This is a predicted structure of a 79-nucleotide RNA (SAH (S-adenosyl-L-homocysteine) riboswitch aptamer) from a Rhodocyclaceae bacterium. It matches the Rfam family "SAH (S-adenosyl-L-homocysteine) riboswitch aptamer". Rfam links the family to the GO terms regulation of gene expression and S-adenosylhomocysteine metabolic process. Model confidence (mean pLDDT): 77 of 100.
[in-house]
RNA sequence: CGCCCCGAGGAGCGCUGCAGCAGUGGCGACACUGUCAGGCUCGGGGCGGAGGUUCAUGUAGCAACGGCGCUCCCCUUCA
Numbered sequence: 001c002g003c004c005c006c007g008a009g010g011a012g013c014g015c016u017g018c019a020g021c022a023g024u025g026g027c028g029a030c031a032c033u034g035u036c037a038g039g040c041u042c043g044g045g046g047c048g049g050a051g052g053u054u055c056a057u058g059u060a061g062c063a064a065c066g067g068c069g070c071u072c073c074c075c076u077u078c079a
C1' cells in the first nucleotide's frame, strides 16, 4: 500500500437515484427493469506486496464527514 472480515462514527421515517449488484435484450458499445444514500473515515484482525535505518512501546488527549425533507435523543443557549 492492496484485498477480506469485524467494530465504531446517537436513533428513526419519507423521497430521488449516481456507482455497484441482480435480471432481461444485444456481436458489441450499451439500453431497460429491480434493488440501492456508511460506497467514506477511524480502530482491530487476517492474507499478500513494496520499502530499508530508523522504528517500536508506554502514558495522556482526541476525530472529521455522509443528497433532500421531517421526527426524536444528546450538548449548548434567555429562548
Base pairs, nucleotide, nucleotide: 001048002047003046004045005044006043007042008041009040010072011071012070013069014068015067018039020035021034022033023032024031025030038065